[in-house]
RNA sequence: GCUGAAAUAGCUCAACUAGGUAGAGCAGAUGAAUCGUAAUCAUCAGGUUGGGGGUUCAAUUCCCUUUUUCAGCA
Numbered sequence: 001g002c003u004g005a006a007a008u009a010g011c012u013c014a015a016c017u018a019g020g021u022a023g024a025g026c027a028g029a030u031g032a033a034u035c036g037u038a039a040u041c042a043u044c045a046g047g048u049u050g051g052g053g054g055u056u057c058a059a060u061u062c063c064c065u066u067u068u069u070c071a072g073c074a
Stems, first nucleotide, its partner, number of pairs: 001073007010026004020057001028044005050066005
């Protein structure tokens, strides 16, 4: 330099193929239960979906551009 993949909650990851209210587990908070703690159960909170632009009634999803990381080729 070329090609491809990835970026979403504090962490690990779904949802993309077919555009239609962004979810799960762990972690966190509160409560229940317990003589008490842990485990368990219930509830809650936490996201401008890497940045910018475009298409669309509507974009995590489609298109363009850009940043970072990884892999392959040279």
A computed fold for a 74-nucleotide RNA from an uncultured Erysipelotrichaceae bacterium, annotated as transfer RNA. The coordinates come from a structure-prediction model, not an experiment, and the mean pLDDT is 80. It matches the Rfam family "tRNA". Rfam classes the family as a transfer RNA. The sequence was found in a public genome assembly.